[in-house]
Molecule: c-di-GMP-I riboswitch aptamer
Organism: Clostridiaceae bacterium
RNA sequence: GCACGAUAAUGGCACAACUGUCGAAAGGCAGUGUCGCAAAGCUAUGGGUCUAAGGGAAGAUAAUUGAUAUCUUUCUAUGAUUGCCAGGCUGCCGAA
Numbered sequence: 001g002c003a004c005g006a007u008a009a010u011g012g013c014a015c016a017a018c019u020g021u022c023g024a025a026a027g028g029c030a031g032u033g034u035c036g037c038a039a040a041g042c043u044a045u046g047g048g049u050c051u052a053a054g055g056g057a058a059g060a061u062a063a064u065u066g067a068u069a070u071c072u073u074u075c076u077a078u079g080a081u082u083g084c085c086a087g088g089c090u091g092c093c094g095a096a
Base pairs, nucleotide, nucleotide: 004094005093012037013036017032018031019030020029021028022027035083041089042088043087045086046085047084048081049080050079054076055075056074057073058072059071060070061069062068
């Protein structure tokens, strides 16, 4: 130095839940909290998963001069998730 991760040491992060806030939602941010984590640091690069505003398709209703409005179902990520898995980058300590 690399690999590796201990009933070691210094520390670190902060699940769920609650409150506030942003967002159409998924979810994010802040505070309280502390389930856990040796990368539970960063990165949305690959996969998986979540949401469906907008857009597409179908049906129904209303109106029928006009081809519009509303509702339902369904598809779709450009949205999200790094504490779902993996990749990339960086890092504390030093037993076997």